[in-house]
RNA sequence: UGAACGAAAGGGCAAACCCGGGGUGACCCGGGGGCGCAAAGCAAAGGGCCUACAAGCGCGGAGGCAGCCUGGCUGCCGAA
Numbered sequence: 001u002g003a004a005c006g007a008a009a010g011g012g013c014a015a016a017c018c019c020g021g022g023g024u025g026a027c028c029c030g031g032g033g034g035c036g037c038a039a040a041g042c043a044a045a046g047g048g049c050c051u052a053c054a055a056g057c058g059c060g061g062a063g064g065c066a067g068c069c070u071g072g073c074u075g076c077c078g079a080a
Stems, first nucleotide, its partner, number of pairs: 005078002012037002017032006035067001041073002045070003048065004
């Protein structure tokens, strides 16, 4: 130094829930909160889940979720 790995320290993020706002909705944004997280940073590519559309189902298309999995890109620290 690189890969792998995850002890310590400093710091980081923030589930449920509550308040305010946006959206038809899934959900998103801000504040509080803190279950957890070493990629819980980024990005919907494959799979998955969810939503509305309109008539019953399915497909398709349109959207949402990266804190479901795989893969991609980037990244802090450095004990064993």
Model confidence (mean pLDDT): 86 of 100. Predicted 3D model of an 80-nucleotide RNA (c-di-GMP-I riboswitch aptamer) from a Candidatus Acetothermia bacterium. Lineage of the source: Bacteria > Bacteria candidate phyla > Candidatus Bipolaricaulota. Rfam family: c-di-GMP-I riboswitch aptamer. Rfam links the family to the GO term cyclic-di-GMP binding. Of the family's consensus pairs, 94% are formed in the model. The sequence was found by an Rfam model in a public genome assembly.